[in-house]
RNA sequence: ACUAAAACAAAAGCGCCUGGACUGAAACUUAAAAAAGUUUUAGUUGACGAGGGACAGGGUUAAUCGAGAUAUCGGCGGGUGCCCUGCGGUGAUUCACCAUCGAUAGCGGAUCUACAAAAUUAUCAAGUGAUUGAUAAUACAAAAGGAUCUAAGUGAAAAAG
Numbered sequence: 001a002c003u004a005a006a007a008c009a010a011a012a013g014c015g016c017c018u019g020g021a022c023u024g025a026a027a028c029u030u031a032a033a034a035a036a037g038u039u040u041u042a043g044u045u046g047a048c049g050a051g052g053g054a055c056a057g058g059g060u061u062a063a064u065c066g067a068g069a070u071a072u073c074g075g076c077g078g079g080u081g082c083c084c085u086g087c088g089g090u091g092a093u094u095c096a097c098c099a100u101c102g103a104u105a106g107c108g109g110a111u112c113u114a115c116a117a118a119a120u121u122a123u124c125a126a127g128u129g130a131u132u133g134a135u136a137a138u139a140c141a142a143a144a145g146g147a148u149c150u151a152a153g154u155g156a157a158a159a160a161g
Base pairs, nucleotide, nucleotide: 014077015076016075017074019073020045021044022043023042024041025040026039027038028037029036030035048066049065050064055086056085057084058083059082060081087102088101089100090099091098093157094156095155096154097153108150109149110148111147112146113145120137121136122135123134124133125132126131
C1' cells in the first nucleotide's frame, strides 16, 4: 500500500417513556345477557415536514417557520439557536473601535419570486389487536433563501499593528 473477514457506529425537529390515551390476556366485581368497571401482566401510541453546522474553546436552554395534524397531552435527554473569546469577511489602503456576518462571509427597507410532508384516496405487507411499514396518485405553507432597487460607520496616518 492492497485485499478479505469480524466488531463498532449510523438518528439532531432528533432519540427516549415512569404519567396519560389505547390494545391483548388473566383474575375479580356488577349484571339475565350484551356489556361495563377494578387489579395484575404483556404491549401500542406518544411532532407533519421546511429551515438551520466555516473552524476552535467556553457558557446557556420553553432554539426558527408554518401545516387539511389538533393527545402534535405530559415528561426526560440531546441539539445545527443564542451569548462570550479567538480566527476570518464586508463597511474603497493599514490599524483600533463600532456594526454585521461566516469562505454563498452587512443589517434594515421596498417590489418580485422558487420549494414540503403528514393529511386524503387506492393497493399491498406485519400483528389476535391497539397499531406499524411500503408503493402509487394528488393538493396546500411560512420563515430563512434567491433576484432587482434602496442603502451602508467613527478615529488615527509612518504611526499603529

GlmS glucosamine-6-phosphate activated ribozyme aptamer from Andreesenella acetica, 161 nucleotides, folded computationally.
Of the family's consensus pairs, 89% are formed in the model.
It matches the Rfam family "glmS glucosamine-6-phosphate activated ribozyme aptamer". The family's RNA type in Rfam is riboswitch. Gene Ontology terms of the family: regulation of gene expression and catalytic activity. About the family: This entry contains a glucosamine-6-phosphate activated ribozyme that is found in the mRNA for GlmS. GlmS is an enzyme that uses fructose-6-phosphate and glutamine to generate glucosamine-6-phosphate.
The coordinates come from a structure-prediction model, not an experiment, and the mean pLDDT is 76.